[in-house]
RNA sequence: GCAAUGGGUUCGACGAUCGCUGGCGGCAGACUUCUGUCGCGGGAGGAAAGUCCGAGCUUCGCAGGGCGCGAUGCCGGGCAACGCCCGGUGGCCGCAAGGCCGAGGAAAGUGCAACAGAGAGAAGACCGCCGUGCUGCUUCGGCCGCACGGUAAGGGUGAAAGGGUGAGGUAAAAGCUCACCGCGGGCCCGGCAACGGGAACGGCAAGGCAAACCCCAUCGGAAGCAAAGCCACGUAGGCAAGCGCUGCGUUUCGACGCGAAAGAACGGCCCGUUCGAGCUUGUGGGUAGGCUGCUCGAGCCCUCGGGUAACUGGGGGCCUAGAGGAAUGAUCGUCACCGCCGCGAAAGCAAUUUUGCGGUGGAACAGAACUCGGCUCAUGAACCCGAGGCCCCG
Numbered sequence: 001g002c003a004a005u006g007g008g009u010u011c012g013a014c015g016a017u018c019g020c021u022g023g024c025g026g027c028a029g030a031c032u033u034c035u036g037u038c039g040c041g042g043g044a045g046g047a048a049a050g051u052c053c054g055a056g057c058u059u060c061g062c063a064g065g066g067c068g069c070g071a072u073g074c075c076g077g078g079c080a081a082c083g084c085c086c087g088g089u090g091g092c093c094g095c096a097a098g099g100c101c102g103a104g105g106a107a108a109g110u111g112c113a114a115c116a117g118a119g120a121g122a123a124g125a126c127c128g129c130c131g132u133g134c135u136g137c138u139u140c141g142g143c144c145g146c147a148c149g150g151u152a153a154g155g156g157u158g159a160a161a162g163g164g165u166g167a168g169g170u171a172a173a174a175g176c177u178c179a180c181c182g183c184g185g186g187c188c189c190g191g192c193a194a195c196g197g198g199a200a201c202g203g204c205a206a207g208g209c210a211a212a213c214c215c216c217a218u219c220g221g222a223a224g225c226a227a228a229g230c231c232a233c234g235u236a237g238g239c240a241a242g243c244g245c246u247g248c249g250u251u252u253c254g255a256c257g258c259g260a261a262a263g264a265a266c267g268g269c270c271c272g273u274u275c276g277a278g279c280u281u282g283u284g285g286g287u288a289g290g291c292u293g294c295u296c297g298a299g300c301c302c303u304c305g306g307g308u309a310a311c312u313g314g315g316g317g318c319c320u321a322g323a324g325g326a327a328u329g330a331u332c333g334u335c336a337c338c339g340c341c342g343c344g345a346a347a348g349c350a351a352u353u354u355u356g357c358g359g360u361g362g363a364a365c366a367g368a369a370c371u372c373g374g375c376u377c378a379u380g381a382a383c384c385c386g387a388g389g390c391c392c393c394g
Stems, first nucleotide, its partner, number of pairs: 001390002005386007012335007020043002023040007045365001049376002052374005057224004064271004069220005074088005089103001090101004104215002109213002111209002126155002128151007136143002163181006182204001183202002187198004228292004238283006247258004263275004299318008337362011
């Protein structure tokens, strides 16, 4: 210098004028709702997007058990929690720094792998190789054909074919035997563990797919701010059908207690629990207005300590939107940042670096709607820190 890689920061600044909105304070008006005016302070994001996970919060509901259903899936840690994050193990990609992972179980069972192929899983004999017998031929070495038996080393098919390489051995072959590799279950060592290493032993095969059904472990109540609560107004507290409407005791005769009962509640089903004089179905009418929820948060910044890290303990400081059909804006000027072009200057042995002036251009993806922790998709410009590879100069 070039391309590549991991992490972090910012989303321009200042001033003026006009405008919108929320808070606090003063003044004035006011049918106490509110309006006007002045001053001070504040007012969209790194993703506000997706609505995918996890929670806070609200209601069901006084609170459960089981089944089913769903999610996660190596080990250890973090966190309020998570399917997230950190570290590690194993595997794959990359020269490397690094990146990615669909990471439990295939001997519990079921299933799938077109076609080809002899055979696709406890799955084989097509072409071959070898042996025996028989007919025929013969240059007497043997050859063709048929039958029987042996074989899976060679060839072929396929994405994948009864471990691989080599040697011995055999009629020809084969873990048949041996060496090494692979695999298996034990033993020893290291590690919290996943797992790694070592020395022996065992000839050891029934492979792949579970993001196929399934099995195992762990976790999960449901719905959601359009949750929910309060106030005001108003109609029809309507009509019809069906199923129900009961007993005991006490009593100051107001009522209270116990039981039964149609039914209701708890995502689906069952059990169980609670409530219970009304309930279920159909039809019809009214209202959809105002207020709360609504922003102080598992919050942010600085510093010291612990930890490889994620993160966490102590101390100090700060308050940074709350609209309600939806505010957070517009104009002008100056400056800053970056790219390109031109003209210089300085440093250096060089490669190269720094800097001045002038001109010109430039910023993407995109806007809160209860709040937060994540992940994912989209995306421009600028800067900072780290480690690796290649090239050049000395």
Record summary
Bacterial RNase P class A from an uncultured delta proteobacterium, 394 nucleotides, folded computationally. The coordinates come from a structure-prediction model, not an experiment, and the mean pLDDT is 78. Its Rfam family is "Bacterial RNase P class A". Rfam describes the family as follows. Ribonuclease P (RNase P) is a ubiquitous endoribonuclease, found in archaea, bacteria and eukarya as well as chloroplasts and mitochondria. It is annotated as a ribozyme.